RNA sequence: GCCCCCAUAGCUCAAUGGAUAGAGCGUAAGCCUCCGGAGCUUGAGAUAGAGGUUCAAUCCCUCUUGGGGGUA
Numbered sequence: 001g002c003c004c005c006c007a008u009a010g011c012u013c014a015a016u017g018g019a020u021a022g023a024g025c026g027u028a029a030g031c032c033u034c035c036g037g038a039g040c041u042u043g044a045g046a047u048a049g050a051g052g053u054u055c056a057a058u059c060c061c062u063c064u065u066g067g068g069g070g071u072a
Base pairs, nucleotide, nucleotide: 001071002070003069004068005067006066007065010025011024012023013022018055027043028042029041030040031039048064049063050062051061052060
């Protein structure tokens, strides 16, 4: 240089082009407790960036950025 794959919450992962984008761990508050832990309840928190297709995009297409792998 060329080819392929990946990018969603603080971390690890889901989500047939159509429901308020969900789960575990973590985290905040509350309940409980003498205190803490465990347990229970409630909450905050995300689609790498730009453009396109579509009635509708996390999903399809293009470019960019970052990461990983292959190739002589």

Predicted 3D model of a 72-nucleotide RNA (transfer RNA) from Candidatus Uhrbacteria bacterium RIFCSPHIGHO2_01_FULL_46_23.
NCBI's taxonomy places the organism under Bacteria, Bacteria candidate phyla, Candidatus Uhriibacteriota.
Model confidence (mean pLDDT): 80 of 100.
The sequence is in RNAcentral, with records from ENA.
Rfam family: tRNA. From the family's description: Transfer RNA (tRNA) molecules are approximately 80 nucleotides in length. Gene Ontology term of the family: triplet codon-amino acid adaptor activity.